[in-house]
Molecule: c-di-GMP-I riboswitch aptamer
Organism: Planctomyces sp. SH-PL62
C1' cells in the first nucleotide's frame, strides 16, 4: 500500500410509530423518534412482495343485449435498494 476482512475510536445512516405534507393508492419528502445498519451512500437490470386502472377466467348477489362484488392470471403504468441479485462510488485501520 490494498480487500474478499471489521477490532477501536471519531464521525455517518435511521425500522416501528407520532406529527406535517404531497400522492387514487403501494409509498414520497421535512421534523421528532432509535429498531437495527460497514456501504441502511447511488443505481430498479434482474428476481420477489406491493399499490393502480384496464382486460380475461372462476365464485357469488342483483336479474338480463347485462351490471355490481370477492378471488385468481396476463399484460401495461408505477412503489421498494432497510427483501435478494447486478453495476458504480466512499471514510476509519488492529487481528
Nucleotide at each position: 500500500g490494498a480487500c474478499u476482512c471489521g477490532a477501536a475510536a471519531a464521525g455517518g445512516c435511521a425500522a416501528a410509530c407520532c406529527c406535517g405534507u404531497c400522492g387514487c393508492g403501494a409509498g414520497g419528502c421535512g421534523g421528532g423518534g432509535a429498531c437495527g445498519c460497514a456501504a441502511a451512500g447511488c443505481u430498479a437490470u434482474g428476481g420477489g412482495u406491493c399499490u393502480g386502472a384496464c382486460g380475461c377466467g372462476u365464485c357469488g348477489c342483483a336479474a338480463c343485449g347485462u351490471g355490481c362484488g370477492c378471488c385468481g392470471c396476463a399484460g401495461c403504468a408505477g412503489a421498494u435498494c432497510g427483501c435478494c441479485u447486478g453495476g458504480c462510488u466512499a471514510c476509519c485501520g488492529a487481528a